This is a predicted structure of an 88-nucleotide RNA (c-di-GMP-I riboswitch aptamer) from a Bacillota bacterium.
RNA sequence: AUCUGUCAAAGGCAAAACGUCUGAAAGGACGUGACGCAAAGCUAUGGGUCUAAAGCAAUUGGAUUGCUAGGAUUGCCAGGCUACCGGA
Numbered sequence: 001a002u003c004u005g006u007c008a009a010a011g012g013c014a015a016a017a018c019g020u021c022u023g024a025a026a027g028g029a030c031g032u033g034a035c036g037c038a039a040a041g042c043u044a045u046g047g048g049u050c051u052a053a054a055g056c057a058a059u060u061g062g063a064u065u066g067c068u069a070g071g072a073u074u075g076c077c078a079g080g081c082u083a084c085c086g087g088a
Base pairs, nucleotide, nucleotide: 002088003087004086005085012037013036017032018031019030020029021028022027035075041081042080043079045078046077047076048073049072050071055067056066057065058064
């Protein structure tokens, strides 16, 4: 440096749920808590999925329906970047 994660060792992250805050929502932040994770570290670059405030259209009497991300999801899948220890 490359490939790899079986025994380890030192550790790390933190699902759901609950509480508070925030957001139109999806969701996010913090605290408690651990379902799990060898990148469950970083990055919305590609795809998928979620939401629909604003916008457009229809309907019609103030609301309903549909479409649509510039919003979100990295613990959905990949790509890129970085990294502890062990083995080859």
The prediction has a mean pLDDT of 86.